[in-house]
RNA sequence: GGGCGGUUAGCUCAGUUGGUUAGAGCAUCCCGCUUACACCGGGAAGGUCCUCCGUUCAAGUCGGAGACCGCCCACCA
Numbered sequence: 001g002g003g004c005g006g007u008u009a010g011c012u013c014a015g016u017u018g019g020u021u022a023g024a025g026c027a028u029c030c031c032g033c034u035u036a037c038a039c040c041g042g043g044a045a046g047g048u049c050c051u052c053c054g055u056u057c058a059a060g061u062c063g064g065a066g067a068c069c070g071c072c073c074a075c076c077a
Stems, first nucleotide, its partner, number of pairs: 001073007010026004019057001028044005050066005
């Protein structure tokens, strides 16, 4: 330098053909259960969907540019 993949909750990740309010598990907090803790059951909170621009009535999803992470190839030494 070229190609590919990834970035969504604190963590690991879904998200279908662009369309109802953006979700799951774990973690956290509250309640129940227990002598108590754990397990288990119920509930709550938690989001600038990496950034910017564009397309559209409408973007996590489509297009462009950029940033970061990973893999492969090439080049230099």